[in-house]
């Protein structure tokens, strides 16, 4: 000087599933039965790593166990959620920060 990752703001799209029943009630809300997956949260593969045992036998390498780090738009339905609104993974543009790599 370039301006990656990654963060925050704002704006714009953003799915699913009963306006279920009963009770209170201006609205929020409480109980029950069926649903849903994209706030959020948990779980889980390959791979690496390291400890034990086997064969070989100095190590390494291969096999069995076992432990530990580890993903998700998988999977759980704890939260949340199933008319409008609000929210919304995740995209995209625009500002800040930020300073990889050249």
């Nucleotide at each position: 000087u370039u301006g990656a990752a990654u963060g925050u703001a704002u704006u714009g799209g953003g799915a699913g599933a009963g306006a279920g029943c009963g009770a209170a009630a201006a609205u929020g809300u409480c109980g029950u039965c069926a649903c849903c997956g994209a706030a959020g949260g948990a779980g889980c593969a390959a791979a690496u790593u390291c400890c034990a045992a086997a064969a070989a036998g100095a190590c390494c390498c291969u096999u069995u166990g076992g432990a530990a780090u580890u993903a998700a738009u998988c999977u759980c339905u704890c939260a949340g959620g199933u008319a409008a609104a609000a929210g919304a993974a995740c995209c995209a543009a625009u500002a800040c920060a930020g300073g990889a790599c050249g």
Glycine riboswitch aptamer from Mesobacillus campisalis, 102 nucleotides, folded computationally. The sequence was found by an Rfam model in a public genome assembly. It matches the Rfam family "Glycine riboswitch aptamer". About the family: This family represents the bacterial glycine riboswitch. Of the family's consensus pairs, 91% are formed in the model.